[in-house]
Context: one part of a larger RNA
Molecule: small-subunit ribosomal RNA, 5' domain
Organism: uncultured bacterium
RNA sequence: AUGAACGCUGGCGGCGUGCUUAACACAUGCAAGUCGUGCGCGAAGGGGACUUCGGUCUCUGGAGAGCGGCGAACGGGUGAGUAACACGUGGGUAAUCUGCCUGGGAGCGGGGGAUAACCUGGGGAAACUCGGGCUAAUACCGCAUACGUUGGUGGGGAUACGUCUUCAUCAAGAAAACUGGCCUCUAUUUAUAAGCUAGUACUCCCAGAGGAGCCCGCGGCUGAUUAGCUAGUUGGUGGGGUAAAGGCCCACCAAGGCGUCGAUCAGUAGCCGGCCUGAGAGGGUGAUCGGCCACACUGGGACUGAGACACGGCCCAGACUCCUACGGGAGGCAGCAGUGGGGAAUAUUGGACAAUGGGCGCAAGCCUGAUCCAGCAACGCCGCGUGGAGGAUGAAGGUCUUCGGAUCGUAAACUCCUGUCAGACGGGACGAAGGUAGCGGGGCAAAUAGUCCUGCUGCUUGACGGUACCGUCAGAGGAAGCCCCGGCUAACUCCGUGCCAGCAGCCGCGGUAAUACGGAGGGGGCGAGCGUUAUUC
Numbered sequence: 001a002u003g004a005a006c007g008c009u010g011g012c013g014g015c016g017u018g019c020u021u022a023a024c025a026c027a028u029g030c031a032a033g034u035c036g037u038g039c040g041c042g043a044a045g046g047g048g049a050c051u052u053c054g055g056u057c058u059c060u061g062g063a064g065a066g067c068g069g070c071g072a073a074c075g076g077g078u079g080a081g082u083a084a085c086a087c088g089u090g091g092g093u094a095a096u097c098u099g100c101c102u103g104g105g106a107g108c109g110g111g112g113g114a115u116a117a118c119c120u121g122g123g124g125a126a127a128c129u130c131g132g133g134c135u136a137a138u139a140c141c142g143c144a145u146a147c148g149u150u151g152g153u154g155g156g157g158a159u160a161c162g163u164c165u166u167c168a169u170c171a172a173g174a175a176a177a178c179u180g181g182c183c184u185c186u187a188u189u190u191a192u193a194a195g196c197u198a199g200u201a202c203u204c205c206c207a208g209a210g211g212a213g214c215c216c217g218c219g220g221c222u223g224a225u226u227a228g229c230u231a232g233u234u235g236g237u238g239g240g241g242u243a244a245a246g247g248c249c250c251a252c253c254a255a256g257g258c259g260u261c262g263a264u265c266a267g268u269a270g271c272c273g274g275c276c277u278g279a280g281a282g283g284g285u286g287a288u289c290g291g292c293c294a295c296a297c298u299g300g301g302a303c304u305g306a307g308a309c310a311c312g313g314c315c316c317a318g319a320c321u322c323c324u325a326c327g328g329g330a331g332g333c334a335g336c337a338g339u340g341g342g343g344a345a346u347a348u349u350g351g352a353c354a355a356u357g358g359g360c361g362c363a364a365g366c367c368u369g370a371u372c373c374a375g376c377a378a379c380g381c382c383g384c385g386u387g388g389a390g391g392a393u394g395a396a397g398g399u400c401u402u403c404g405g406a407u408c409g410u411a412a413a414c415u416c417c418u419g420u421c422a423g424a425c426g427g428g429a430c431g432a433a434g435g436u437a438g439c440g441g442g443g444c445a446a447a448u449a450g451u452c453c454u455g456c457u458g459c460u461u462g463a464c465g466g467u468a469c470c471g472u473c474a475g476a477g478g479a480a481g482c483c484c485c486g487g488c489u490a491a492c493u494c495c496g497u498g499c500c501a502g503c504a505g506c507c508g509c510g511g512u513a514a515u516a517c518g519g520a521g522g523g524g525g526c527g528a529g530c531g532u533u534a535u536u537c
Stems, first nucleotide, its partner, number of pairs: 001535002004533005011384006017377002019342001024340003028337003033070003038067002041064001045060006077295003087219007096212003101208007109143001111141002118133006149172010177200006186193003221267003228258003233255008270292004274285004297318005320331004348374001350373003356370001357368004387417004397408004421478001423473005431464001434460011481526005486507003492521005502509002
């Protein structure tokens, strides 16, 4: 010094921390959704009409699932594997990619065919699945157009001779709408729209920011009782593959490559910022917090996508568990709680989205076991209290005694005070920024639509929590233990025991006066803790 544990003891608060073992197995609930301002349906409910009183039609309403978009690759967990460009640090990428976001440029024209939902029929115990019919889109597919872009050809410039860059020309390749408003233009013409306009989306391109991939120099474990290792091995040519260099993969050719400056093999291990110790050098360590990596029942694989070879996605194989009508299916807590097990040992099946942050959405908002809080635990650190002043005939009592006394000891009693904490009662926050409605100002615009920025006013948003804090009341009342006293090492006597019982970190104590065992009185140390054990310096 500790993520500690154990023994005895235990009043309060603040802030932290809490499975180090079985990456053992998991009941149950929750942990990733959201968008109706992309699309087609549309239950319940409500209104109306008709009615043979069974119901039918219509308007409204919007639950719900479906198609579609974005997210689900973040956030959260764990440390198994990994001795490696995994990590740290410094570089390279003229060998690369990048959704959302920011700045800039150019567009957003005109068509087509489907399909879920729905209706209907069938199979199945179920999970689910197979046909037939209808329909929409910001879903899917052609066409047109092309400022950039990509490819070919030609010229110029630069060059690490790999390539990069610039100009001309030819070719290829895009898109999607939705919402609010308006009638100046266009089309029908009292108004509406495919028109115009504002906003949000969409397509192509350039640049940025942030992110990611790949490569390289250097650095950080143990063993030589591991000395040789290697056939895609090392290099070349040509190809394939990738966003991208490369034996990454393949065909052919050559015979190389690594190693006592420790290859290979074996063991151990996530790495770092840091943390502990130390005067430092160094040694040890890698909990919490932060960065990176790896993994998600075990092994393998790809799909989708800007991004995964994907914890709460898919497929295959395996082990295990569960359901089954025996044909077949379902599952993966190393997310938050929680259970069994293991263990010396580690917490609640809690509250809230109020704040911070994230996803979706124009927004209101919805979701969020991230997070913020609360609960449990002296596990740690820090703070506070368990009273203060006075009080001697030095009471009683205990212990010792040389029997005179000494000591516990101002300690207690007693007197006078105080009121922290706990208790009762009352008041009562900060954390709240925002959101919404109305009215103003300004930008876009034809506009008193709309939208964005901003001001005023009204209403409104707190889990924690009636908590912190403040006030009042009562009353010393409810709150001290643990270890040690032979030397090291601070603190001594009596009794019991008699090499017994026992103590012990080392030296060592105990065999009849034991300051060392056990008890007592006294003393020393620390104090809501004190000791012991373990580990590190």